[in-house]
RNA sequence: GCGGAUGGCUGGGUGGCCGCGGCGCAUAACGCGUCGAGGAAAGUCCGGACUCCAUGGAAUGACGGUGCCGGGUAACGCCCGGCCAGCGCAAGCUGAGGGACAGCGCCACAGAAAACAGACCGCCUUCUGCUCUGGCAGGGGGUAAGGGUGAAACGGUGGGGUAAGAGCCCACCGCGGACCUGGCAACAGGGACGGCACGGCAAGCCCCACCGGGAGCAAGGCCAAAUAGGGACCGCGCGGAGGGCAACCUCCGGGGGCAUUUCACCCCCAGCAGGUCCGGGUUGGCUGCCAGAGCGCUCGGGCAACCGGGGGCCCAGAUGAAUGGUCACCGAAGGGUCGCAAGACCCGGAACAGAAUCCGGCUUACAGGCCAUCCGCGUUU
Numbered sequence: 001g002c003g004g005a006u007g008g009c010u011g012g013g014u015g016g017c018c019g020c021g022g023c024g025c026a027u028a029a030c031g032c033g034u035c036g037a038g039g040a041a042a043g044u045c046c047g048g049a050c051u052c053c054a055u056g057g058a059a060u061g062a063c064g065g066u067g068c069c070g071g072g073u074a075a076c077g078c079c080c081g082g083c084c085a086g087c088g089c090a091a092g093c094u095g096a097g098g099g100a101c102a103g104c105g106c107c108a109c110a111g112a113a114a115a116c117a118g119a120c121c122g123c124c125u126u127c128u129g130c131u132c133u134g135g136c137a138g139g140g141g142g143u144a145a146g147g148g149u150g151a152a153a154c155g156g157u158g159g160g161g162u163a164a165g166a167g168c169c170c171a172c173c174g175c176g177g178a179c180c181u182g183g184c185a186a187c188a189g190g191g192a193c194g195g196c197a198c199g200g201c202a203a204g205c206c207c208c209a210c211c212g213g214g215a216g217c218a219a220g221g222c223c224a225a226a227u228a229g230g231g232a233c234c235g236c237g238c239g240g241a242g243g244g245c246a247a248c249c250u251c252c253g254g255g256g257g258c259a260u261u262u263c264a265c266c267c268c269c270a271g272c273a274g275g276u277c278c279g280g281g282u283u284g285g286c287u288g289c290c291a292g293a294g295c296g297c298u299c300g301g302g303c304a305a306c307c308g309g310g311g312g313c314c315c316a317g318a319u320g321a322a323u324g325g326u327c328a329c330c331g332a333a334g335g336g337u338c339g340c341a342a343g344a345c346c347c348g349g350a351a352c353a354g355a356a357u358c359c360g361g362c363u364u365a366c367a368g369g370c371c372a373u374c375c376g377c378g379u380u381u
Stems, first nucleotide, its partner, number of pairs: 001377010012330007020036006038352001042363002045361005050216004055264006063212005068082005083097001084095004098207002103205002105201003120147002122143009155173006175194002179190004220287004230278005239252005253269005294313002297310005334347005
């Protein structure tokens, strides 16, 4: 200097005038001060805080989610560190990363054959027939080293051996359970031994381990106001004993509490618990609503994520939905003119996008500018 990788910041500024919303102060009124859109506010994909509902505990089941190891966190499918696999010269990037010996299923076409498979062309041997020598045709037996098909063919290379071959035997590689060393572990390394073989797909169903109630601020609470305490239908069981004049009370039994079982609790037994449908009123105000698993600085621990201590700060709360309009100046990248250059002048004007209960993440979108670290190549000293 060029190319690449990772992490981060910014994404308009200043002033005047006019106009909005919250809070505080003050006034008869005018007013004064202060604060006021994001790194993603987007997606609604995860996890929660909070609120209400379901009767609660335990077990089983269904359904759903996660899936290497260790750590962090309120928690997570997130983050950090590591292991392994793939890609890359590398820095780095990606991983739907447990199980194929629980079972089922799939691997089209081609090919002889696609999981304990198989003989199309071949190779060897034997018999019969033919033939001028070579040899040809058919039957039997052996074979899977060679060729062919395919994404993939039941280990690879070399040698020995054989009628011809084959892990049949051997060397090396490859594969494999137990063993040793290092590591918390995933895992890595090592040597002896072994049969020389038990393909792939679980991002197919499934098995295993762990986790999970539902709905959501339009949740919910309060005040005010109004109406029709409305109507129809279904509904197993329409029991027993005792006390009491009766109303009613107690016990047993039956039914219900919305997967099953068990324990407890609650409701009901005809004026019924429960369920279905039709219809009427309320659309107003307040609250929830912002001080938080908050932000910054610093010290300590930790490789880090993060944790702990100390101090400082308060940074929207609207409700048809505020945070704007205008003027002037500055203003990045870029372009033009002059100039050897330094530079001067003119033009130009920067993306994605808008809070609505809040927070921690992930994913997606983003013009331009800046910073830091690392890798590769080239050159100079």